[in-house]
Context: one part of a larger RNA
RNA sequence: UGACGGGGGCCCGCACAAGCGGUGGAGUAUGUGGUUUAAUUCGAUGCAACGCGAAGAACCUUACCACGCACAGACAUGCACGGAACCCUGCAGAGAUGCGGGGGUGCCUUCGGGAACCGUGACACAGGUGCUGCAUGGCUGUCGUCAGCUCGUGUCGUGAGAUGUUGGGUUAAGUCCCGCAACGAGCGCAACCCUUGUCCUUAGUUGCCAGCACGUAAUGGUGGGAACUCUAAGGAGACCGCCGGUGACAAACCGGAGGAAGGUGGGGAUGACGUCAAGUCAUCAUGGCCCUUACGGCCAGGGCUACACACGUACUACAAUGGUAGGGACAGAGGGCUGCAAACCCGCGAGGGCGAGCCAAUCCCAGAAACCCUAUCUCAGUCCGGAUUGGAGUCUGCAACUCGACUCCAUGAAGUCGGAAUCGCUAGUAAUCGCAGAUCAGCAUUGCUGCGGUGAAUACGUUCCCGGGCCUUGUACA
Numbered sequence: 001u002g003a004c005g006g007g008g009g010c011c012c013g014c015a016c017a018a019g020c021g022g023u024g025g026a027g028u029a030u031g032u033g034g035u036u037u038a039a040u041u042c043g044a045u046g047c048a049a050c051g052c053g054a055a056g057a058a059c060c061u062u063a064c065c066a067c068g069c070a071c072a073g074a075c076a077u078g079c080a081c082g083g084a085a086c087c088c089u090g091c092a093g094a095g096a097u098g099c100g101g102g103g104g105u106g107c108c109u110u111c112g113g114g115a116a117c118c119g120u121g122a123c124a125c126a127g128g129u130g131c132u133g134c135a136u137g138g139c140u141g142u143c144g145u146c147a148g149c150u151c152g153u154g155u156c157g158u159g160a161g162a163u164g165u166u167g168g169g170u171u172a173a174g175u176c177c178c179g180c181a182a183c184g185a186g187c188g189c190a191a192c193c194c195u196u197g198u199c200c201u202u203a204g205u206u207g208c209c210a211g212c213a214c215g216u217a218a219u220g221g222u223g224g225g226a227a228c229u230c231u232a233a234g235g236a237g238a239c240c241g242c243c244g245g246u247g248a249c250a251a252a253c254c255g256g257a258g259g260a261a262g263g264u265g266g267g268g269a270u271g272a273c274g275u276c277a278a279g280u281c282a283u284c285a286u287g288g289c290c291c292u293u294a295c296g297g298c299c300a301g302g303g304c305u306a307c308a309c310a311c312g313u314a315c316u317a318c319a320a321u322g323g324u325a326g327g328g329a330c331a332g333a334g335g336g337c338u339g340c341a342a343a344c345c346c347g348c349g350a351g352g353g354c355g356a357g358c359c360a361a362u363c364c365c366a367g368a369a370a371c372c373c374u375a376u377c378u379c380a381g382u383c384c385g386g387a388u389u390g391g392a393g394u395c396u397g398c399a400a401c402u403c404g405a406c407u408c409c410a411u412g413a414a415g416u417c418g419g420a421a422u423c424g425c426u427a428g429u430a431a432u433c434g435c436a437g438a439u440c441a442g443c444a445u446u447g448c449u450g451c452g453g454u455g456a457a458u459a460c461g462u463u464c465c466c467g468g469g470c471c472u473u474g475u476a477c478a
Base pairs, nucleotide, nucleotide: 001478002477003475004474005473007472008471009470010469011468012467013466015462016461019425020424021423022422023421026316027315028314029313030312031311032310033309034307035306042053043052064302065301068298069297073125077124078123079121080120081119082118083117086103087102088101089100090099091098092097107114108113127291128290130289131288132287136285137284138280139279140278141276143274148187149186150185151184152183153182154163155162156161167178168177169176193268194267195266196265198236199235200234201233202232203231204230208225209224212223213222214221239262242256243255244254245253246252318418322377323376324375325374326373327372328371334365335364336363339358340357344353345352346351384415389410390409391408392407393406394405395404431454432453433452434451435450436449437448
């Protein structure tokens, strides 16, 4: 100087407390451990691994296994020889591949040949998701959006170092003020950026419709309008600016006015010096090591989907604040040409037929659901719950046996609110309800990322638990 303390002081955080809803019990989904297996490819392992890499494992993917197969190689450059490339096709085979048949003669040319492509041959080489993340780059997590981390000059100290950065206040903040052997500065904080909340201006099509007119069973449907909504560009607005109080006459804090918004308005992006030899050699790149008729390559099949069990994360429930049936209403944000697909017809349905319109503020996906009204069920393993299983189908795809999703009929399991323990959340939040998208032939109903609808309770307080910041103290630790 740090680190640590079941030392002290001050302060903060859904850290506790106060509340609301869960997990832990059930069934299922999914990941992991373990076991099994020819193989169940590999990585991730306290917080910070475990719905993680994987924003899509039937084949492919695929790296794994067993079988079959070839050896300059599936891929790159150089050399020699031959042939244009390419198209159609027969036989064998699971295919890879092997053996053939036919068509075809292009472009440039100094007529030697050349360019692109294909085949054969020899070698320099290719190739490796093989090892090492403890050799590395890059990227990422984490402490933590915590308020810290440093430097120059000066001063003090023999020196390591100290000072500044401590102190008194204050703040979300090393934020600002005052003081001070310090004076300044840098990286962080804040602001500048995006979005949302109010208003104004400009612009009105595909969006809008107040007033006028036409028309319809009905609809901005039409003429028209530019007000309103909205769209998207530019501005205004919030700064403790004003008033009162407290304070040290400061910084600031408390209350009030005005205002759409008030003290960082809400949300996002943004992550200092560093820590964990944290993670990744399997995104990629790369040193070293290793393999080179194989640890590289091709193929069809299997596996990654196994199952006594254990754990994590979710979904659905156990019901009446509910289930079922009928009727009625209101979003936002997205996506669409190998695409989204209306209306109509067929089917109980998944879906099928036909195919208008739309490269989309125009058309489509698209019916939002919870909600409201009416009826019914009356506390039961039930008209709750839907697992499981049988049968019949639909769709995608070369192909749904291992191993897809969905529909219909039948079946109707566990489950009556969950031990010890444990998690999230402070407001348009929790809880609850649906919608969309990426990946994608198909496949998420439960994952992920977004979007809106309905919409709470509680916070006395900081003694305690956890994590963190500053000062101080002790130390046989570095």
A computed fold for a 478-nucleotide part of an RNA from Lysobacter pedocola, annotated as small-subunit ribosomal RNA, 3' major domain. The RNAcentral record of the full RNA draws on ENA and SILVA. The coordinates come from a structure-prediction model, not an experiment, and the mean pLDDT is 83. Rfam family: Bacterial small subunit ribosomal RNA. Its family is annotated with structural constituent of ribosome and ribosome in the Gene Ontology. NCBI's taxonomy places the organism under Bacteria, Pseudomonadati, Gammaproteobacteria, Lysobacteraceae, Lysobacter.